[in-house]
Predicted 3D model of a 74-nucleotide RNA (transfer RNA) from a Pseudomonadota bacterium.
Rfam family: tRNA. Rfam classes the family as a transfer RNA. Rfam describes the family as follows. Transfer RNA (tRNA) molecules are approximately 80 nucleotides in length.
The RNAcentral record of the sequence draws on ENA.
NCBI's taxonomy places the organism under Bacteria, Pseudomonadati, Pseudomonadota.
Model confidence (mean pLDDT): 81 of 100.

RNA sequence: UGGGGAAUAGUUUAACGGUAGAACGAGCGGCUCUGACCCGCUUAGUCCUGGUUCGAAUCCAGGUUCCCCAGCCA
Numbered sequence: 001u002g003g004g005g006a007a008u009a010g011u012u013u014a015a016c017g018g019u020a021g022a023a024c025g026a027g028c029g030g031c032u033c034u035g036a037c038c039c040g041c042u043u044a045g046u047c048c049u050g051g052u053u054c055g056a057a058u059c060c061a062g063g064u065u066c067c068c069c070a071g072c073c074a
Stems, first nucleotide, its partner, number of pairs: 001070007010024004018054001025043006047063005
């Protein structure tokens, strides 16, 4: 420098253009003599800026960060 891929909750991971979900974690409560297990509730998210659209996590353009492959110089 060129090509490809990834970015969603504290972590991992889903989501035909039409209400962003799950698991783990954390907090509270129930259960228990206590704790664990189990059960219920809560917690919290679309990398950034624009565009298209009635409607964008999803499509388009640009940018940022990370990963892989190839190449150039030394």